Source information
A computed fold for a 1508-nucleotide RNA from an uncultured Muribaculaceae bacterium, annotated as small-subunit ribosomal RNA. It matches the Rfam family "Bacterial small subunit ribosomal RNA". Its family is annotated with structural constituent of ribosome and ribosome in the Gene Ontology. The RNAcentral record of the sequence draws on SILVA.

C1' cells in the first nucleotide's frame, strides 16, 4: 500500500466482498511448564446455608456464664474432690449510655438531567472526628432500662408492679468577640449588599472518668476535610413530534430551609418557552479512558480511578454533623416461609454458594502477617475491605518438547511414475554431546517498616534514640545445589483466484463445498480420502461484534448536462455573504504570562523482578477552559467621507410583453332558393355512411362558431409557463446616450406570498371544425388497436378550483477574469462603399483549460467568490402508514421488512435491422431442357421382424460410407463348438518323428479311431510337429462433447493480419478509409502513415498454333517389289502422329477518352485478345459440423465372453411417405434393310481373331498378344422401305414357359437369351432444379469394384450440337461504407404484463389481547406540617381529634403504542406452465412525459409537451 466482482473487450460511476488490528467472548480439534492480569455481557429473576459492623468496664447499674481468690459445709489420713456463699479480683452475656453503623463492598434498573465533564461564583450556606489558639466546666433534681415479682401469647413478642445508676434526662446560676433588635459611623463591592468598631436592651452552656500524668465536656473563632447551591459552555436519534405551559412567567408580602429560590402559600399582573428545535416519543448511567485510524474521526464505556443513581416495587419521615439510610423504622403492593388460623417473619444489585435463564463466566477456601477502616487511653477486638491460595489456554509475555555429525541419498511401507526413477529424507538407524523442563534428595529466603513488652540514654515534660524480646497466612513457597537419563512433552488450519502451498483415487449438477467470484452433469489442483506441501504453533481454526481498508456522508476530503442528484419559475422575510477611504473600540484573531486541566493510562528517559509481559521513578504531554497584559493587519461594532456596485432623472429606440374593447377577410359547416342528374365519399383493397323524398357538383343569399394563410427567419418579447389578423385605451419591461441626483441603498434566500402548458373539476353560457369514450365497417388466428364512416364529453367564453409535464439547455442565481474567426437583431459614434469602433441580445466554429468520454468552450460543463436546492447501489417505491392541502381526481411530505450482486453512463469491436448507399453471382429476368403425375431401379423415413447390424439427417443426410450383401463380406439373429484362445514371438517341460491320408458321428466347426513314418548329423543331437505351461491377447463394445488425421460448408467469396510510426486514459483506431478502376485489398491517385505476410494473380498439368530433336510397334510423299485386298515387303522419316525441349499473347501496336490506373473501338496483326478454354490449387476463421465402423489414440467397460470358429437366417420384409434416377407417353418418332466416322481405356485363372453348332444367350475347336504390333468395339447420323395419330407396329411393367452362364451352392436372393403375355402412361397441380458455348440438349463407348451380378449408379471418353441475357425494381446468397441497438450463446437475440402453482416478508382489516403515560371523579394508609372547645395533663403543653398533601386502589371517557386475526391488497423470489408480443432496429403504428377515458394482459386513444 491494495485486491476480486457488472462487459465480447474498455474507461468511468457505483455497490458488494476480502487481506489488518481488537474482544470480559463462545464453539470445534488439540494441550508440557512458569509469571502477570482477567472471569454472569442474559433474568435490577428467585434464593437454602454460613459469614460480610461492631466496639468501649478508663461512662453506668450490675454479674447470667467462665476463671482466680477468700470464707463455709461434706467426703477423705493427706493431696484433693464435691457443694454453698462473697462482685473481692481477672473479666463479661444481656441492659442504660457514647462513638460508629451515611465509610468500605455491590449493581447500572431509572435518568437526555446542572446527571456528568470543564470553567467560574456563593457578599446565599453547613461541616462530627482532626488542627490552632481562647474562655469556661458552679449548684441541684426527678425518672428509666436492666435485675426482681407477676400476667398474657403457639410464636414473634407484649403488659403491670416494685426498686436503681450514669459522660442518659431535666431545673437553676454565670456569660463573651455567639444570636437578635435599635442608634449613629466606617471599609469594600457592578448591584442586591457587606466588613470593621461602638452604645443600649433581650436570649442561650457544661460531665465526668482513671488517677501520677492524662482522657473528656461547654461556648464562640481561624484552618483543614467533606458536603450543599447557582451559572456559562459541551453532552444520542426522530419534525411521519410544531406548538407547549395556570404555580405556568413575573411581582409585593409571608412560610420553610444550613442556605438562595414558586421550594410552598395569599394577593396582583398576563406572561414564559419555541424552527439557534420548545413540547412529545425512542434509546442510554456520565467522565478519565479503551479499540481502531497517518490524522481528522468512528465505535465502546468490562476490569482500575472519579462522580451520579439504586438496594424486592412504591410512598414517608425519624435519629443524626451527615441519610430520607443495601445487612434501620413506619405504611401500601407482589412474592416466599412459619402458624395452635388468632397472628407473625423475610429481602445476597456484600463474599462464597443454589435454582432458573443462556452459546457462556470460578471455591459454600485461608488469614487479619501486611495495607486500610471502626471502636478503645491502650493491650486489643471486629473487618468475605484487603492480602493470599483454588478452578478456567479466557488473554498477554517467557521457556521447553533436544543439539551436532550422519548418503550407497540404506531397506521396507505409504504415494506418484514416462517403470528409468522420484518423494517421504539428514528424516531414521548409528556416533558424540547437553540437562532448561521432569522426577528424587539436600539447603532455604525477602516481604517486618514499625509496634507490643522489658531495660537504658537525652530532656522540665511530651517525645526522640539505643539494646533485648516478640509477631509470617501465603510457605518448606521462590531460589540454590546434587543425582538420573533424550529421558516426561505437538498439534490445528489451509493448498481454484484474491492468498503462501499439487498430485493420485473415489463420486458424477448426486453427495457435498462456498467470505466474494464461483466449483460438481465420467479425466474435479474447488466435493470426500490419501500422499506431499504451506502457514501458525501450546495453540490453531470457526462464529459474533467494533474500527480500518471506505475519499462509500468527503472539516481535512466527494459530487449534481448524459451515471443518483438544480427546486417549474419569480418576489421576498429570517439568516448567510458583502465596494473605496479614515478615526474610535478591541468581540473574533495573534503573542506573552498566571490558574486549572486528579491519579492511573498512553509517549520518552531511567530503574526492579534471571529476560519479557508486569511493576516503580522522573520528564514531557493532556492540542481544553478561565483570567490578566499587549498588538490592531484582517473580520466585527460604531462615527465621518467617497462613487467604480445599485437605484433615480432627462432624451431617444424596440418588440407575436400583458389586460380590456371594437373591427376584418379567407376557409368550413348549416339553412333557403336556383341549375342539374346518378352517383358521392372513402381505402393498400373494400365496406359501413350519404343519395331519385334529387345527393355530390355549381350559383346566389343568410346565419354560426372557431382559428388568423402569405410576411415568417438558428427573427423578436417575456421570470418561467407562454405570446402572431388589424386597431384603440390602459399597464409593464428592456436597451442606448448624457454622467444631472442619492450615496452601498447590494446579492442570495430556509419558511412565506403571488405566477404556473395540457388534461381535469364546479357553476353558467356557447358549440362551426376537430375529437377521448362509444357505435358501426374493415384487417386479423384474435384486433377491446393501427385504417375508414359516424360521434359525446372536451376543445371556446366568464368566474372559481387544481398545481402537475421530457415544466429541458435534462445545465440554480449573482459577480469578476480568460486566444480567436464568422453570421444576425436593437441602439450609438461616424457618415466614408471605410473602421480589428462601441453597448446590449441571439446563433455557428474553435485555442487554452476542463471532462469517464460524448462533448463544453466569454450565453462554459474553464479559473475564482457568495448563497440556496438536491444526491449517496439496484429493486421493493415515489409505494404503505401518518399529516397538510383539494369538491373530487389527486398533489406535497415520505419509510421499513424482504430481495439481488449487480443496476448504470460514455465509448469500442462485432452481429443484427420488415435502416440507407454502392457492387457482385444462372440470384432474378430472357431462354433451353428437366423434377413434381405413370411404371420400374435405388437410397431414406416409418412400420414389421428372432434379426431386418451400424453410421450420415436444413442448406452441408437420403444412386451417401458401399468403386459391387446368394456363402464369404457381416459388424445383426437362432443354434452348435473353443477358453493362451484365430495369428506371431519368447522361456520351460514332456512326448513324438513328421506333414499327410483314410474311416466313423455330425449341418459344419469339431470330436474319435486307424494307418503311413520326413531331412541333416560329428550319432550326442538338431530341425520340424504335437501337447501342457509362463508372459505378452482379442473386442465393428462406449465416448467424434477427451483427441490425431481426413473431409463437408460459407467460398475460389476477397478477404484476414503483422512490424514500426501516429492518434486515443483505454478497449481500439489508422494502415485496410476517400475518388476512380478491376474478376480480385487488381491497380492508380489522394492520404499519418510507411512497409510486409497469408490469400488474389502468376509459377504446375491438359488443350488450341508452331519450331527443333528423335523415328518403332506409328506414317507412306518419292523409288522399287507384291497381293483378291491391305505400309503387305525393301526403303525412307517429307507429312500425320508420338513425346522431350522451346517459341508464342504482353493492352505490346493504332485511334478515342482519362491526371493515372484503365476503359472503348466485331480496329490491325495473329492459331489464339484482353484471366484464350479446362483442371489442380481452398487465406484467418465459422458450424463442440462429420467420422472412435477406414486407420491411429486417451479414458471407461467385457475376459468359459461384449472374444473366437461353424451351419442356417437376416441386411433384399411392405398399408405408406420422401429424395435421386431410368424408361416412356411417340411421326424431329417406331420397325426393317443397307451404309460411314471416334476418343479414351482394358487384357494371361485375361482379351480373343478365325472356323463349326445353336433363332439366341452361349458352346466346341483354335490363332495372335503381357500389347502405338494382337484383341475388345460405337451410336445418334446418312440412304431406302413401312407404320399414319390409335393406348397404336407407341410404351414396355408384370406374369407363364423354355434355356444359357458364373459359382460347393442361384428357394429366400444373380445376370443373360428365346417364345408368349402386353399394366400404368396421351407431357404431368401448388411448387421446384440445372445450364451462358463446344455449354445445354442428345448419341453411344470405356474403366474401377468383380467368380457372377441386381450398374438405370459412379468416374472418364469422344460424336452431333443450339437458344437467350433489355436489365438490376424484386426473390436468394455474398462483399464494402454508413446508421440505430436495451443483442454478444450475438434476432432461432433480448424482453413486458395478466393468469395458474409454491415459498417469504409486509399494508389494510370486523374484532380480540396487552403496554406506558396523561385527564376527570370517588376513596385514601403511613407520615411531616397546620389547627384545636370536647381527649390527656394541676399547668406549661401534647395529641391517638380535625384538616391539607400523597403512595396505592376503584370508576369513566379519549388519545398513543405493540401483538394477534377470518378475509383482503399489492410486492419479492422460484431451469424448462398459460395468453398474447408492449419495448430494444423506422421493433414492423417512432418512443417517452403529464393528464383523462377505455380495455383479459402487456396496452390503446384523445389533448399538450420533449428528442433521450
Nucleotide at each position: 500500500a491494495g485486491a476480486g466482482u457488472u462487459u465480447g473487450a474498455u474507461c468511468c460511476u457505483g455497490g458488494c466482498u476480502c487481506a489488518g488490528g481488537a474482544u470480559g467472548a463462545a464453539c470445534g480439534c488439540u494441550a508440557g511448564c512458569u509469571a502477570c492480569a482477567g472471569g454472569c455481557u442474559u433474568a435490577a429473576c428467585a434464593c437454602a446455608u454460613g459469614c460480610a459492623a461492631g466496639u468501649c468496664g478508663a461512662g453506668g447499674g450490675g454479674c447470667a456464664g467462665c476463671a482466680u481468690u477468700c470464707c463455709g459445709c461434706u467426703a477423705g489420713c493427706a493431696a484433693u474432690a464435691g457443694u454453698g456463699g462473697a462482685g473481692a479480683u481477672g473479666g463479661c452475656g444481656a441492659c442504660c449510655g457514647g462513638c460508629g453503623c451515611a465509610c468500605g463492598g455491590g449493581u447500572g434498573a431509572g435518568u437526555a438531567a446542572c446527571g456528568c465533564g470543564u470553567a467560574u461564583c456563593c457578599a446565599a450556606c453547613c461541616u462530627g472526628c482532626c488542627u490552632u489558639a481562647u474562655a469556661c466546666u458552679c449548684u441541684u433534681g426527678g425518672a428509666u432500662a436492666g435485675c426482681c415479682u407477676u400476667c398474657u401469647g403457639a410464636a414473634a413478642g407484649g403488659g403491670a408492679g416494685a426498686u436503681u445508676a450514669a459522660u442518659a434526662c431535666a431545673a437553676g446560676a454565670u456569660g463573651g468577640c455567639a444570636u437578635c433588635a435599635u442608634g449613629a459611623g466606617u471599609c469594600c463591592g457592578c448591584a442586591u449588599g457587606u466588613u470593621c468598631a461602638c452604645a443600649u436592651g433581650a436570649u442561650u452552656a457544661a460531665a465526668g472518668g482513671u488517677a501520677u500524668u492524662c482522657c473528656g465536656g461547654u461556648a464562640g473563632a481561624c484552618g483543614a476535610u467533606g458536603g450543599g447551591g447557582a451559572u456559562g459552555c459541551g453532552u444520542u436519534c426522530c419534525a411521519u413530534u410544531a406548538g407547549a405551559u395556570a404555580g405556568u412567567a413575573g411581582g409585593c408580602g409571608g412560610g420553610g430551609u444550613a442556605a438562595c429560590g414558586g421550594c410552598c402559600c395569599a394577593c396582583c399582573u398576563a406572561g414564559u418557552c419555541u424552527u439557534c428545535g420548545a413540547u412529545g416519543g425512542a434509546u442510554a448511567g456520565g467522565g478519565g479512558u479503551u479499540c481502531u485510524g497517518a490524522g481528522a474521526g468512528g465505535a465502546a464505556g468490562g476490569u482500575c480511578c472519579c462522580c451520579c443513581a439504586c438496594a424486592u416495587u412504591g410512598g414517608a419521615a425519624c435519629u443524626g454533623a451527615g441519610a430520607c439510610a443495601c445487612g434501620g423504622u413506619c405504611c401500601a403492593a407482589a412474592c416466599u416461609c412459619c402458624u395452635a388460623c388468632g397472628g407473625g417473619a423475610g429481602g445476597c444489585a456484600g463474599c462464597a454458594g443454589u435454582g432458573a435463564g443462556g452459546a457462556a463466566u470460578a471455591u459454600u477456601g485461608g488469614u487479619c502477617a501486611a495495607u486500610g477502616g471502626g471502636c478503645g487511653a491502650g493491650a486489643g477486638c471486629c473487618u468475605g475491605a484487603a492480602c493470599c491460595a483454588g478452578c478456567c489456554a479466557a488473554g498477554u509475555a517467557g521457556c521447553g518438547u533436544g543439539a551436532a555429525g550422519g548418503a550407497u541419498g540404506a531397506c521396507u511401507g505409504c504415494c506418484c511414475u514416462a517403470u528409468g526413477g522420484g518423494u517421504u529424507g539428514u528424516a531414521a538407524a548409528c556416533u558424540u554431546c547437553u540437562u532448561u523442563u521432569a522426577u528424587a534428595a539436600a539447603g532455604g529466603a525477602a516481604u517486618a517498616a514499625a509496634g507490643u513488652c522489658g531495660g537504658g540514654u537525652a530532656u522540665g515534660g511530651a517525645u526522640a534514640c539505643c539494646c533485648g524480646u516478640u509477631u509470617g497466612c501465603a510457605u518448606g513457597u521462590a531460589c540454590u545445589u546434587u543425582a538420573u537419563g533424550a529421558a516426561u512433552a505437538a498439534g490445528g488450519a489451509u493448498c481454484g483466484g484474491c492468498u503462501a502451498a499439487c498430485u493420485c483415487c473415489g463420486u458424477g449438477c448426486c453427495a457435498g463445498c462456498a467470505g466474494c467470484c464461483g466449483c460438481g452433469g465420467u479425466a474435479a489442483u474447488a466435493c470426500g480420502g490419501a500422499g506431499g506441501a504451506u502457514c501458525c504453533g501450546a495453540g490453531c481454526g470457526u462464529u459474533a461484534u467494533c474500527c480500518g481498508g471506505a475519499u462509500u456522508u468527503a472539516u481535512u476530503g466527494g459530487g449534481u448536462u448524459u451515471a443518483a442528484a438544480g427546486g417549474g419559475a419569480g418576489c421576498g422575510u429570517a439568516g448567510g455573504c458583502g465596494g473605496u477611504u479614515u478615526g474610535a473600540u478591541a468581540a473574533g484573531u495573534u503573542a506573552g504570562a498566571g490558574g486549572u486541566g486528579a491519579a492511573a493510562u498512553g509517549u520518552c528517559g531511567g530503574g526492579g523482578c534471571u529476560c519479557a509481559a508486569c511493576c516503580c521513578c522522573g520528564a514531557a504531554a493532556c492540542u481544553g477552559c478561565c483570567u490578566c497584559u499587549a498588538a490592531u493587519a484582517c473580520u466585527g461594532u460604531u462615527g465621518g467621507a467617497c462613487u467604480a456596485g445599485a437605484g433615480a432623472a432627462u432624451a431617444g429606440u424596440u418588440g407575436c410583453g400583458g389586460u380590456a374593447g371594437g373591427c376584418g377577410g379567407a376557409a368550413u359547416g348549416u339553412a333557403u332558393g336556383g341549375u342539374g342528374u346518378a352517383g358521392c365519399g372513402g381505402u393498400g383493397a373494400a365496406a359501413u355512411g350519404c343519395u331519385u323524398a334529387g345527393a355530390g357538383a355549381u350559383c346566389a343569399u343568410a346565419c354560426a362558431g372557431a382559428a388568423c394563410a402569405c410576411c415568417g427567419a438558428u427573427u423578436g418579447c417575456g421570470a418561467a409557463g407562454g405570446c402572431a389578423g388589424c386597431u384603440u385605451a390602459c399597464c409593464a419591461a428592456a436597451c442606448u446616450a448624457u454622467a444631472u441626483c442619492u450615496g452601498a441603498c447590494g446579492u442570495u434566500g430556509a419558511g412565506g406570498c403571488a405566477c404556473g402548458a395540457a388534461a381535469g373539476c364546479g357553476u353558467g353560457g356557447g358549440u362551426a371544425g376537430c375529437a377521448a369514450a362509444c357505435a358501426g365497417g374493415a384487417u386479423u388466428a384474435g384486433a377491446u388497436a393501427c385504417c375508414c364512416u359516424g360521434g359525446u364529453a372536451g376543445u371556446c367564453c366568464a368566474c372559481g378550483c387544481a398545481g402537475u409535464a421530457a415544466a429541458c439547455g435534462a445545465u440554480g442565481a449573482u459577480a469578476a477574469c480568460u486566444c480567436g474567426u464568422u453570421g444576425u437583431c436593437g441602439g450609438c459614434g461616424a457618415u466614408a462603399c471605410a473602421c480589428a469602433g462601441u453597448c446590449g441580445g441571439u446563433g455557428a466554429c474553435u485555442a487554452a483549460g476542463c471532462g469517464a468520454a460524448a462533448g463544453c468552450g466569454a450565453u462554459a460543463a474553464g479559473u475564482u467568490a457568495u448563497c440556496c436546492a438536491c444526491c449517496u447501489g439496484g429493486g421493493g417505491a415515489g409505494u404503505a402508514c401518518g399529516u397538510u392541502c383539494g369538491c373530487a381526481a389527486g398533489a406535497a411530505u415520505g419509510a421499513a421488512a424482504c430481495u439481488c450482486a449487480a443496476a448504470g453512463g460514455a465509448a469500442u469491436u462485432g452481429a443484427c435491422g420488415g435502416g440507407g448507399g454502392c457492387c457482385c453471382g444462372c440470384a432474378c429476368a430472357a431462354g433451353c431442357g428437366g423434377a413434381g403425375g405413370a411404371a420400374c431401379a435405388u437410397g431414406u423415413g416409418g412400420u414389421u421382424u428372432a434379426a431386418u447390424u451400424c453410421g450420415a439427417u436444413g442448406a452441408u443426410a437420403c444412386g451417401c460410407g458401399a468403386g459391387g450383401a446368394a456363402c464369404c463380406u457381416u459388424a445383426c439373429c437362432c443354434g452348435g463348438g473353443c477358453u493362451u484362445a484365430a495369428a506371431u514371438g519368447u522361456g520351460a517341460a514332456a512326448a513324438g518323428u513328421c506333414a499327410g491320408a483314410u474311416a466313423u458321428g455330425g449341418a459344419a466347426a469339431c470330436a474319435u479311431a486307424u494307418u503311413u513314418u520326413c531331412u541333416c548329423u560329428u550319432c550326442g543331437g538338431a530341425g520340424c510337429u504335437u501337447u501342457u505351461u509362463u508372459c505378452a491377447a482379442g473386442g465393428u463394445g462406449c465416448u467424434g462433447c477427451a483427441u490425431g488425421g481426413u473431409u463437408g460448408u460459407c467460398g475460389u467469396c476477397a478477404g484476414c493480419u503483422c512490424g514500426u510510426g501516429c492518434c486515443g486514459u483505454g478497449a481500439g483506431g489508422u494502415g485496410u478509409c476517400g475518388g476512380g478502376u478491376u474478376a480480385a485489398g487488381u491497380c492508380c491517385c489522394a492520404u499519418a502513415a510507411c512497409g510486409a505476410g497469408c490469400g488474389c494473380a502468376a509459377c504446375c498439368c491438359c488443350u488450341a498454333c508452331u519450331g527443333u530433336u528423335a523415328g518403332u510397334u506409328g506414317c507412306c510423299a518419292u523409288c522399287a517389289g507384291g497381293u483378291g485386298a491391305u505400309g503387305c515387303u525393301g526403303g525412307g522419316c517429307a507429312c500425320u502422329c508420338u513425346a522431350g525441349c522451346g517459341g508464342g499473347a504482353c493492352u505490346g501496336c493504332c485511334g478515342g477518352u482519362g491526371u493515372a490506373a484503365g476503359c472503348c473501338g466485331a480496329g490491325a496483326g495473329g492459331a489464339a485478345g484482353g484471366u484464350g478454354g479446362g483442371g489442380a490449387u481452398g487465406a484467418c476463421g465459422u458450424c463442440a459440423a462429420a467420422u472412435c465402423a477406414g486407420c491411429a489414440c486417451g479414458g471407461c467397460c467385457c475376459u468359459u465372453a461384449c472374444g473366437u470358429c461353424c451351419g442356417g437366417g437376416g441386411c433384399u420384409a411392405c398399408a405408406c411417405a420422401c429424395g435421386u434416377g431410368u424408361u416412356a407417353c411417340a411421326a424431329u418418332g417406331g420397325u426393317a434393310g443397307g451404309u460411314a466416322c471416334a476418343g479414351a481405356g482394358g487384357g494371361c485363372a485375361g482379351c480373343u481373331a478365325c472356323c463349326c453348332u445353336g433363332c439366341g444367350a452361349a458352346g466346341g475347336g483354335g490363332u495372335g498378344c503381357g500389347a502405338a504390333u494382337c484383341u475388345c468395339g460405337a451410336a445418334a447420323g446418312c440412304c431406302u422401305a413401312u407404320c399414319u395419330c390409335a393406348g397404336u407396329u407407341c410404351g414396355g411393367a408384370u406374369u407363364g414357359g423354355a434355356g444359357g452362364c458364373u459359382g460347393a451352392a442361384a428357394c429366400c436372393c444373380g445376370c443373360c437369351u428365346c417364345c408368349a403375355u402386353g399394366a400404368a402412361g396421351u407431357u404431368g397441380g401448388a411448387u421446384u432444379c440445372g445450364c451462358u458455348a463446344g455449354u445445354a440438349a442428345u448419341c453411344g463407348c470405356g474403366c474401377a469394384u468383380c467368380a457372377g451380378c441386381c450398374a438405370u449408379g459412379g468416374c472418364g471418353c469422344g460424336g452431333u450440337g443450339a437458344a437467350u441475357a433489355c436489365g438490376u425494381u424484386c426473390c436468394c446468397g455474398g462483399g464494402c461504407c454508413u446508421u440505430g441497438u436495451a443483442c454478444a450463446c450475438a434476432c432461432c437475440g433480448c424482453c413486458c404484463g395478466u393468469c395458474a402453482a409454491g415459498c417469504c416478508a409486509u399494508g389494510g382489516g370486523a374484532g380480540c389481547c396487552g403496554g406506558g403515560g396523561g385527564u376527570g371523579c370517588c376513596u385514601g394508609a403511613a407520615g411531616u406540617c397546620c389547627g384545636u372547645a370536647a381527649c390527656c395533663g394541676c399547668g406549661a403543653g401534647g395529641a391517638u381529634c380535625g384538616g391539607c398533601c400523597u403512595a396505592g386502589g376503584g370508576c369513566a371517557a379519549a388519545a398513543c403504542u405493540g401483538g394477534u386475526a377470518a378475509c383482503u391488497g399489492g410486492g419479492g423470489c422460484u431451469a424448462a406452465g398459460u395468453c398474447g408480443u408492449a419495448a430494444c432496429a423506422a421493433g414492423g403504428u417512432a418512443g417517452c412525459c403529464g393528464u383523462a377515458c377505455c380495455g383479459g394482459a402487456a396496452g390503446g386513444u384523445g389533448c399538450g409537451g420533449c428528442u433521450g